[in-house]
Context: one part of a larger RNA
RNA sequence: UUGGGUUUAAAGGGUGCGUAGGCGGGAUAUUAAGUCAGUGGUGAAAGUUUGCCGCUCAACGGUAAAAUUGCCAUUGAAACUGAUAUUCUUGAGUGCGUUAAAGGUAGGCGGAAUGUGUAGUGUAGCGGUGAAAUGCUUAGAUAUUACACAGAACACCGAUUGCGAAGGCAGCUUACUGGUGCGUAACUGACGCUGAGGCACGAAAGCGUGGGUAUCAAACAGGAUUAGAUACCCUGGUAGUCCACGCAGUAAACGAUGAAUACUAACUGUUGGCAUUUCUUUGUCAGCGGUACAGCGAAAGUGUUAAGUAUUCCACCUGGGGAGUACGCCGGCAACGGUGAAACUC
Numbered sequence: 001u002u003g004g005g006u007u008u009a010a011a012g013g014g015u016g017c018g019u020a021g022g023c024g025g026g027a028u029a030u031u032a033a034g035u036c037a038g039u040g041g042u043g044a045a046a047g048u049u050u051g052c053c054g055c056u057c058a059a060c061g062g063u064a065a066a067a068u069u070g071c072c073a074u075u076g077a078a079a080c081u082g083a084u085a086u087u088c089u090u091g092a093g094u095g096c097g098u099u100a101a102a103g104g105u106a107g108g109c110g111g112a113a114u115g116u117g118u119a120g121u122g123u124a125g126c127g128g129u130g131a132a133a134u135g136c137u138u139a140g141a142u143a144u145u146a147c148a149c150a151g152a153a154c155a156c157c158g159a160u161u162g163c164g165a166a167g168g169c170a171g172c173u174u175a176c177u178g179g180u181g182c183g184u185a186a187c188u189g190a191c192g193c194u195g196a197g198g199c200a201c202g203a204a205a206g207c208g209u210g211g212g213u214a215u216c217a218a219a220c221a222g223g224a225u226u227a228g229a230u231a232c233c234c235u236g237g238u239a240g241u242c243c244a245c246g247c248a249g250u251a252a253a254c255g256a257u258g259a260a261u262a263c264u265a266a267c268u269g270u271u272g273g274c275a276u277u278u279c280u281u282u283g284u285c286a287g288c289g290g291u292a293c294a295g296c297g298a299a300a301g302u303g304u305u306a307a308g309u310a311u312u313c314c315a316c317c318u319g320g321g322g323a324g325u326a327c328g329c330c331g332g333c334a335a336c337g338g339u340g341a342a343a344c345u346c
Base pairs, nucleotide, nucleotide: 004317005316006315007300008299012314014201015200016199017198021194022193023192025088026087027086028085029084030083031082033081034080035077036076037075038074039073040072041071042070048066049065050064051063052062053061054060091191092188093187094186095184096183097182098181103177104176105175106174107173108172109171110154114150115149116148117147118146119145120144121143125136126135162169163168206247207246208245209244210243211242216240220236221235222234223233258313259312260311261310262309263308266291267290268289269288270287271286272285273284274283275282295302296301319346320345321344328339329338330337331336
């Protein structure tokens, strides 16, 4: 390289949009680029293969043919692919009707809890642990009552629930806004699928500027534990956690399972719609779960939400370590990210 693979053995890009490219539904006609057939030319010789011949044989040599799977020209064929034209509606999209939702952004409001402050009641402890101590407290703590303030998070409902491309999204409400499902079949008429580069989004931590800071809490300090204890436990506590704007661009970004289409037993629960009906059954479409046939799989398992049967496109893998390192380049304020080896060694 071919091949074979990518849930767990190496291997699916974090996710979407989309450029080039690749691939692409039904019908008719034309064309003849691909395709197929014929003919001609060319494809040097040597070499190779086969037949025959010459050296006593062989190596070697001679001769004839073939091969030279290619290229060019030309004459045809027209099923398939392509191209052009016309057309169709089932793919795709739009419209109309309707539906559910923690989808997003911005604003307003609410109660519980926590902490603090002020005032009252009240008196000797509180707190914490395996046990303690550090800590707080007669300058009146803890507890309790009232009022006030602050910031952050939203108990119950709550669920194999719902929504979102993923990250993710949960008090109530208003405005703006995105997408989905179902029904219908009015419109467009293949407008589709995938997608190298590219662009956008992207948890937490982190960075910059300015705010905010109740709780919790890296670092740090103290108390314990211990042989030691730079930990686990305890008392404190700063960045941070929150907000605005900007950067960063990574995660076990996981279903460790790329996207799309078609097909392939059933049973059962549930969410949303529609239809039906004996009025709560049945059917159907779209989701979310649990079993399970065939099949697949090394097995675990998977199994109409495939890891089955097929097709298209992209990404990725090729023994372990060295190493996601070095060097170079690109990006970044930095931290670092992206790309990504080799020597050597087993």